A computed fold for a 101-nucleotide RNA from Alexandriicola marinus, annotated as Glycine riboswitch aptamer. The sequence was found by an Rfam model in a public genome assembly.

[in-house]
RNA sequence: GGGCGAGGUUCGGGAGAAUCCGUCAAGGCCGAAGGGUCGAAACGGUGCCGAAGGAGCAUCCGCCCCGGUAAACUCUCAGGCAAAAGGACCGUGCCUCGAAC
Numbered sequence: 001g002g003g004c005g006a007g008g009u010u011c012g013g014g015a016g017a018a019u020c021c022g023u024c025a026a027g028g029c030c031g032a033a034g035g036g037u038c039g040a041a042a043c044g045g046u047g048c049c050g051a052a053g054g055a056g057c058a059u060c061c062g063c064c065c066c067g068g069u070a071a072a073c074u075c076u077c078a079g080g081c082a083a084a085a086g087g088a089c090c091g092u093g094c095c096u097c098g099a100a101c
Base pairs, nucleotide, nucleotide: 003101004098005097006096007095008094009093011091012090013089018046020045021044022043023042027038028037029036030035047081048080049079053077054075055074056073060068061067062066
């Protein structure tokens, strides 16, 4: 120095599940007006999803009471169920760190 490993970051790809019901309502549209109509978000309810995060265990190990130790599995606390945002993971470029090999 390179490989390899870990972390960060740019860009690209990236699934699933009610645009459900109700209350309230920023605001939009129509109208001379009274008014009508559409309504994001917030709150409540029911149903559902799993790929932010979180939690649990097999196995194996130990000082064997107990403790440590996985996931894309499981649970759904959180999060999500039109679009947007987010998104495990994959690819690409860059940066930083690194015991052993």